[in-house]
RNA sequence: CCACUUCACCCGGGGAGUCCCGUCAAGGGGCUGAGAGAUCGCUGGACGGCUGCCGCAAGGCACCGGAGCGCGGUGACCCGACGAACCUGACCCAGGUCAUGCUGGCGUAGGGAAGGUGUCGCUCGUGCGCA
Repeated sequence: CCACUUCACCCGGGGAGUCCCGUCAAGGGGCUGAGAGAUCGCUGGACGGCUGCCGCAAGGCACCGGAGCGCGGUGACCCGACGAACCUGACCCAGGUCAUGCUGGCGUAGGGAAGGUGUCGCUCGUGCGCA
């Protein structure tokens, strides 16, 4: 000297576990964490119905409600190479827990969005930058 560190907007990437109670469906609570699907739609059809019809009955048909799983949009949160955001290894190993990536290992492993513009500050700090 330069970049980062503040804030805003735009672009891009990512994950949503586990346990208890309860239901057809709805939800409520606990644990860790930045965040544990909030909302809309598609797909699907477990399950339920004081509904109607057929049948001796078993059961069947119609109608209504409708979860899990999967897909897409929007939102919150995090991350964009100084990349552990996140994925693979992995139904992994050790420890611990009611249980769980809860903690550590694995991991100087292999992948992963290659960001942009403006702004605060130029005090401190960091640099795997330059002179």
Overview: This is a predicted structure of a 131-nucleotide RNA (TPP riboswitch aptamer (THI element)) from uncultured Paracraurococcus sp. Lineage of the source: Bacteria > Pseudomonadota > Alphaproteobacteria > Roseomonadaceae > Paracraurococcus. Model confidence (mean pLDDT): 75 of 100.